[in-house]
RNA sequence: AGGGCAAACCCACCGAAAGGUGGCGACGCAAAGUCUCCGGUCUAAAGAGCCUUGGGCUCCAUGACAGCGGGACCGCCGAA
Numbered sequence: 001a002g003g004g005c006a007a008a009c010c011c012a013c014c015g016a017a018a019g020g021u022g023g024c025g026a027c028g029c030a031a032a033g034u035c036u037c038c039g040g041u042c043u044a045a046a047g048a049g050c051c052u053u054g055g056g057c058u059c060c061a062u063g064a065c066a067g068c069g070g071g072a073c074c075g076c077c078g079a080a
Stems, first nucleotide, its partner, number of pairs: 004029002010023005027067001033073003037070003040065003047059005
């Protein structure tokens, strides 16, 4: 160099939420490819507890983030 991915915003759908998928769009990315094994972060439906019966508060991952870090696996183009 050829190419690749696509943050935020906005729209639609899914979800209790975090968030995800698609569209649009490029903040960035040399693994921003895949995997929750470890740490971290987010959410708290169900469940538990408390207050109280309108409901509220607290705890909790079995939910989520691979574009938070580590780790594992796999891999494109070019040069040498």
Description
c-di-GMP-I riboswitch aptamer from a soil metagenome, 80 nucleotides, folded computationally.